Model confidence (mean pLDDT): 76 of 100. This is a predicted structure of a 112-nucleotide RNA (FMN riboswitch aptamer (RFN element)) from a bovine gut metagenome.
RNA sequence: GUUCUCGGGGCGAGGUGAAAUUCCUCACCGGCGGUAAAAGUCCGCUAACUCCUGUCAGGAGCCGACACGGUGAAAUUCCGUGACCGACGGUACAGUCCGGAUGUGAGAGAGC
Repeated sequence: GUUCUCGGGGCGAGGUGAAAUUCCUCACCGGCGGUAAAAGUCCGCUAACUCCUGUCAGGAGCCGACACGGUGAAAUUCCGUGACCGACGGUACAGUCCGGAUGUGAGAGAGC
């Protein structure tokens, strides 16, 4: 360089109500790369979404959230404690249901 494959999870119990997996109480889940030390919260990336050009596709924007203490040479990553976040459309107001999506990408693996 080329071909193929892989490439995100989670709602149970109860209450109210005509109706809620959406409200309330307790729970449950966490993509990819980097980092002396292992990350949903640090740095960066990414599907989705918006705009422009437009044959493919490319470019830009954009989707949030952490503190304290301990150990150590080094940790907002380990341990302890307490918190916080989660796009768009539908619907009794959704991180978890349905839909775009048996999709796509960041990337990873294998063969030549």